[in-house]
Context: one part of a larger RNA
């Protein structure tokens, strides 16, 4: 010096990206316990006390005819130690916010998560030799099921909700019309032949799906505006004008896991706060099942703060074991 342990004056997170690591706590009984809440929880919340041994009193339990033996509870008095759940074992706690409802699942070997799944919700296909899937086929699964079933896609408990746009793309429907293949059709025309004929070509007209066209459909893919003026201080604009659009973003939320300018501004917390919390709204570039906003419980998730605790640190020191180093 390295690894693994033990101890430490005073201070106690000043360390650091960050309390990482370590320390604290730890059991049983008694007592006591907040916000919030889906009334189940939160909760072992938090917090406080007791615990060994001796002796007395008293009440049980099991066995026994009984004497009694074993064992447990409650109360009174006392004894010793630094320490009585004396070793080992054995939750630190509280508050705030984000995300995900939850228990689960995942990158075997750098990621366990806010990712996946989930119950619940919705759309859509499928009437049974079902749709869908595998296979060249036979056939099989679906399913020894039958729309309260099965497949696909999206969302993701629960609560309150889920606005406007069908112009584009998709899907569904549409006895008309346009276009349109093979095929049918055969007016005609050409070659050849004396001719019959053979042969080549061929206009109208009749021809399906598809496309065009007409509708519907957004919990289908998706989309959801500019400019100018205006109120008796100023400022702002309920209001007006105009252009464009399929329609111009509703509720709710908002410097946010989204805010560039930005450490926005104000408030809180600190002596001091680019983080955090509460507001404001000027949303570069939130927004409603690519779901919006809340939400008790839950989380080896993420953020900030507080109490306790500590060698994380001020600032290092000593000890133990195994290496390292020297000699053999």
């Nucleotide at each position: 010096c390295u690894a693994u342990g033990c101890u430490g004056a005073a201070g106690g997170a000043a360390c650091u990206c960050g309390g990482c690591a370590a320390a604290u706590u730890g059991c049983a009984c008694g007592u006591g316990u907040a916000a919030c809440u889906u009334c189940g929880g939160a909760a072992g919340a938090a917090g406080c006390g007791u615990g060994a041994c001796c002796u007395c009193u008293u009440c049980g339990u099991a066995c026994g005819c009984a004497a009694g033996u074993a064992u447990g509870g409650a109360g009174g008095g006392g004894u010793g130690g630094c320490a009585c759940a004396g070793a080992c074992c054995a939750g630190g706690g509280g508050g705030u916010a984000g995300c995900g409802a939850c228990u689960g699942u995942u990158u075997a070997u750098c990621a366990a998560a806010a990712a996946c799944a989930c119950a619940g919700g919705g759309c859509u296909c499928u009437g049974c030799g079902a749709a869908g899937u595998u296979g060249c086929a036979a056939a099989a699964c679906g399913a020894c099921g039958u729309a309260u079933a099965g497949g696909g896609c999206c969302u993701g408990a629960c609560g309150c909700c889920u606005g406007c746009c069908c112009g584009g793309u998709g899907c569904u429907g549409g006895a008309a019309g346009g276009u349109u293949a093979a095929a049918g059709g055969g007016a005609g025309a050409g070659g050849u032949g004396c001719a019959a004929g053979c042969u080549u070509u061929g206009a109208a007209c009749u021809g399906a799906a598809g496309c065009c066209c007409c509708a519907g459909u957004a919990a289908a893919c998706g989309g959801c505006g500019g400019c100018c003026g205006u109120a008796a201080c100023u400022a702002u604009a309920a209001c007006g004008g105009u252009c464009c659009u399929a329609a111009g973003g509703u509720a709710g939320c908002g410097a946010a896991a989204u805010u560039c300018c930005u450490u926005g501004u104000c408030g809180g917390g600190u002596a001091a706060g680019u983080u955090c919390c509460g507001a404001c709204c000027u949303g570069c570039a939130c927004g409603a099942a690519u779901g919006g906003c809340g939400u008790a419980a839950c989380g080896a998730c993420u953020u900030c703060c507080c109490c306790g605790c500590u060698g994380u640190c001020u600032c290092c020191a000593g000890c133990a074991u195994a290496g390292a180093c020297u000699c053999a």
Molecule: large-subunit ribosomal RNA, domain IV
Organism: Rhizobium sp. RCAM05350